[in-house]
RNA sequence: UGUCGAUUUAGGCAAAGCCAGGCGAAAGCCGGCGGCGCAAAGCCAUGGGUCUAAAGCCAUAAUGAUUGGUCAUUGAUUGCCAGGCUGCAAGG
Numbered sequence: 001u002g003u004c005g006a007u008u009u010a011g012g013c014a015a016a017g018c019c020a021g022g023c024g025a026a027a028g029c030c031g032g033c034g035g036c037g038c039a040a041a042g043c044c045a046u047g048g049g050u051c052u053a054a055a056g057c058c059a060u061a062a063u064g065a066u067u068g069g070u071c072a073u074u075g076a077u078u079g080c081c082a083g084g085c086u087g088c089a090a091g092g
Base pairs, nucleotide, nucleotide: 004092007090012038013037017033018032019031021030022029023028036079042085043084044083046082047081048080049077050076051075056070057069058068059067
């Protein structure tokens, strides 16, 4: 210097849930409270997986609304897996 990381300490992030809060069609995201857990639960949507599915079209009663179906956009999820990048006090 690089890799791994039993144990322990100081810290870090933050699940579910709640909010007469905000954004979005939705999935979901942001904010506050909260704390299930996490040694990368830091960042990247690159590969896979999963979720959503507007507009259009079809059907329902001719139109409209609602509902359903089909196709499928903007997408979403990094705390689903993999990959890439970066990083931490003590300490074997």

Predicted 3D model of a 92-nucleotide RNA (c-di-GMP-I riboswitch aptamer) from Pelotomaculum sp. UBA3103. Taxonomically the source falls in Pelotomaculum (Bacteria, Bacillati, Clostridia, Eubacteriales).